[in-house]
Background:
The RNA shown here (Bacterial RNase P class A) has 388 nucleotides and comes from an uncultured Chitinophagaceae bacterium.

RNA sequence: CUACAAACCCGAGCUAUCGAGUCAGGAGCGAUCCUGAUUAGGAAAGUCCGGACAGCAUAGAGCAACCUACCGGCGAAUAACCGGCUAUUGUCAUACUGAGCUUGUCGAAGUAUCUCAGUAAGAGAAAGUGCCGCAGAAAAUAACUACCACGCAAGUGGCAAAGGUGAAAAUGUGAGGUAAGAGCUCACAGCAGUUGAUGGUAACAUCAGCAGCGGGUAAACCUUGGGUGCUGUAAUGCCACGUAUAGAGCCGUUUUGAGAGCUGCUCGCUCAAGUCCGGCCAAUGGCGGGACACGGCUCAGGGUAGGCAGCAACAGGUAAACAGUAAUGUUUAUCGCAGAUAAAUGAUAGUUUAGAAACAGAAUCCGGCUUAUGAGGUUUGUAGAUUU
Repeated sequence: CUACAAACCCGAGCUAUCGAGUCAGGAGCGAUCCUGAUUAGGAAAGUCCGGACAGCAUAGAGCAACCUACCGGCGAAUAACCGGCUAUUGUCAUACUGAGCUUGUCGAAGUAUCUCAGUAAGAGAAAGUGCCGCAGAAAAUAACUACCACGCAAGUGGCAAAGGUGAAAAUGUGAGGUAAGAGCUCACAGCAGUUGAUGGUAACAUCAGCAGCGGGUAAACCUUGGGUGCUGUAAUGCCACGUAUAGAGCCGUUUUGAGAGCUGCUCGCUCAAGUCCGGCCAAUGGCGGGACACGGCUCAGGGUAGGCAGCAACAGGUAAACAGUAAUGUUUAUCGCAGAUAAAUGAUAGUUUAGAAACAGAAUCCGGCUUAUGAGGUUUGUAGAUUU
């Protein structure tokens, strides 16, 4: 320097003519006209996560269901982001060791330290249950070959150090000991636990002890700690206009029924109004019926479909300084950048730039995540070329 890949940034401006929406000012009786300002994205998409806002509540207890899970910071946030710890993967460099053969300043694999870049649905396996295929004697109630003792032999007993299978075989190495062996004993290590000291906000790290000895697996069941709304701007509020309940049915009037609570169920809690008539019986009481009224539920019927608010000034944008490892925050200055209601934000021509195209179109709003995307730019990696 070129090509490829990944991650990130950006996604147009200006002038002229004509046209559309909103706001402000002016003119007009009014329709409307004039001037000015402004007008669709980085994802507006997906509707995945978290909220603002609006409306509807609340005595509790038990069981279940669902969500969540290293530490700290930041943030409106249960979202995301930043920094760290632990575990693990790869890679640069250094040191040790060293297969192999071409015996050399060669050198594969491995171990340790360290640099850089990734991954983690990161509490608990010493509460319990389950699972670890095939191979293998056996995957935790172990005993095939082999070893030792007894026996003529078949076989009986002992053993888990050696061999084989396997991802993993009863923690490893060495010594003692034994019939042969074994943490059986000892020394040094390893592993989960625990005590103390030092450092750190903390997760945790280092050091020194204690007692113990199969592992792995909890996006297996489970245990532990923490937690738990719904609806959605067609929410919600106000104004105007208009109308019809001579309606029907069911339950109840306190041993019953209905209702509310913000996950579900049960218990609990709250609310309710009775009056009159007359019938039967085992008769100073009880049972059941009718009417009216009240509380609640369901069905049928009737009126309305208009307007205003919500509606965009906000957890807001831009620039600089300061604080901070960073995410981010504070201060100062400055700006106002869509608000339609069947849906406006456009068309044409020229021009600037390295480029002007692709994906694509606001509907209550905001912070994120994910997906799609032309040209160009930045960083990293891989491969190749060149020779100042």